[in-house]
Predicted 3D model of a 100-nucleotide RNA (c-di-GMP-I riboswitch aptamer) from Bacillus salinus. Rfam family: c-di-GMP-I riboswitch aptamer. Rfam describes the family as follows. GEMM was predicted in a large-scale screen for bacterial structured RNA regulatory elements. Taxonomically the source falls in Bacillus (Bacteria, Bacillati, Caryophanales, Bacillaceae). Of the family's consensus pairs, 95% are formed in the model.
RNA sequence: CGUACGAAAGGGCAAAAUCACUGAAAAGUGGUGGCGCAAAACUAUAGGGGCUAAUGGAGAAAAAGGGGACAUCCUCCUCCUACGCCAGCCAGUUACCGAA
Numbered sequence: 001c002g003u004a005c006g007a008a009a010g011g012g013c014a015a016a017a018u019c020a021c022u023g024a025a026a027a028g029u030g031g032u033g034g035c036g037c038a039a040a041a042c043u044a045u046a047g048g049g050g051c052u053a054a055u056g057g058a059g060a061a062a063a064a065g066g067g068g069a070c071a072u073c074c075u076c077c078u079c080c081u082a083c084g085c086c087a088g089c090c091a092g093u094u095a096c097c098g099a100a
Base pairs, nucleotide, nucleotide: 005098006097012037013036017032018031019030020029021028022027035088041093042092043091047090048089049086050085051084056080057079058078059077064075065074066073067072
């Protein structure tokens, strides 16, 4: 000096809950708060995985609502859909200190 490792020191971040704001939602930002974390630092179409479904598509018996003289149309219901979201799920990259 490097890798591994994680005692000590200096510190750092900040779960749930809650208040306000943004958003269709997932979720995010800020305040309070502190469950925990040796990477709970950074990276999200161009690693995996997860969440939401505005939008678009497909389906559909009935019930319910709306328009229409009728045919029927729309809403509602189900499924699919992300360059929207999550890194405190795994992962990649980088990094303070220095005992055993």